This is a predicted structure of a 177-nucleotide RNA (Lysine riboswitch aptamer) from Oceanobacillus iheyensis. RNAcentral records the identical sequence in 2 taxa. NCBI's taxonomy places the organism under Bacteria, Bacillota, Bacilli, Bacillaceae, Oceanobacillus. Model confidence (mean pLDDT): 76 of 100. Rfam family: Lysine riboswitch aptamer. Rfam links the family to the GO term lysine biosynthetic process. The RNAcentral record of the sequence draws on Rfam and Ribocentre.

RNA sequence: CGGUGAGGUAGAGGAGCAUACAACAUUAGUAAUCGACAAGAGGAUGACAACGAUGAUAGUUGGUGGAAGGGUUGUUUGCCGAAGCAUAAUAAGGGUCAGACUUAUUAUUGCUGGUACAUCUUUGAAUAAAAGAUGCACUGUCAUGCAAAAUUAAGUGCAUGGAGAACUACUGAUCGA
Numbered sequence: 001c002g003g004u005g006a007g008g009u010a011g012a013g014g015a016g017c018a019u020a021c022a023a024c025a026u027u028a029g030u031a032a033u034c035g036a037c038a039a040g041a042g043g044a045u046g047a048c049a050a051c052g053a054u055g056a057u058a059g060u061u062g063g064u065g066g067a068a069g070g071g072u073u074g075u076u077u078g079c080c081g082a083a084g085c086a087u088a089a090u091a092a093g094g095g096u097c098a099g100a101c102u103u104a105u106u107a108u109u110g111c112u113g114g115u116a117c118a119u120c121u122u123u124g125a126a127u128a129a130a131a132g133a134u135g136c137a138c139u140g141u142c143a144u145g146c147a148a149a150a151u152u153a154a155g156u157g158c159a160u161g162g163a164g165a166a167c168u169a170c171u172g173a174u175c176g177a
Stems, first nucleotide, its partner, number of pairs: 001176004007171005014080001016079003020075005032064006042051001045098004083112003086108008113139003117135007141162007
């Protein structure tokens, strides 16, 4: 001087990600419970147990009347695989078992750069919201190509494509002359 980039540190994307607390709305005049009237044997995902003529389930009417999850706003904390999802296993939850559902942990170094919109599916009280799949748009990053600009500017525009184990900067390791 040139090449490669193990490692470390710091940083950027953008309606960026997640946590905690408070208030508000919704859930809901619902569940539950008490009284009156009427009625009469079962109800629940399935089976068993338990409950049930001292009245099951479902009604009419009057009174009392929630909660969890999810949402909005504000504040706070931690950050940039932030985080989330899928599959499988284990544990817990409710009378027991099974199924479904929820929460937590682990593994698969599986998928996703980020966000918006639309359709379908799942969860959900819900038309809210979330997740997944597909389509499509914007945006950040890198590579390639074209164009303009330019003579030292390192940035501009357009198109195509890739993925976060990435990208940028510094440090530093190593190889060659």